[in-house]
């Protein structure tokens, strides 16, 4: 010296973030996300369903449904690590 969990409010689609309040714990629990790993979210994009027809197969025509779910950073997280910088203390 700072300030977790949590309450209020405001900002975001969220994750979070500010500002009061309040302390879990920090000797860097300051700063840097355009130094690297890694974690959180998906507004928005993308994939994805069932029935018939034609086909060797892939695909491709119609017709129904429209709803979970996957994947996604340009958003976030420095109180996750590793690292750069700047600060305290002086055994």
């Nucleotide at each position: 010296g700072c300030a977790a969990a949590c309450c209020a409010c405001c900002g975001g689609a969220a994750a979070c973030g500010a500002u009061g309040g309040g302390a879990c714990g920090c000797a860097a629990a300051g700063c840097c996300a355009u130094g690297g790993g890694g974690g959180c979210u998906a507004c928005a994009g993308c994939c994805g369903g069932c029935g018939g027809g034609u086909g060797c197969a892939a695909a491709c025509c119609c017709g129904c449904a429209a709803a979970a779910g996957g994947c996604c950073a340009u958003g976030c997280c420095a109180g996750c690590c590793c690292g750069g910088c700047u600060g305290c203390u002086g055994a």
Molecule: c-di-GMP-I riboswitch aptamer
Organism: mouse gut metagenome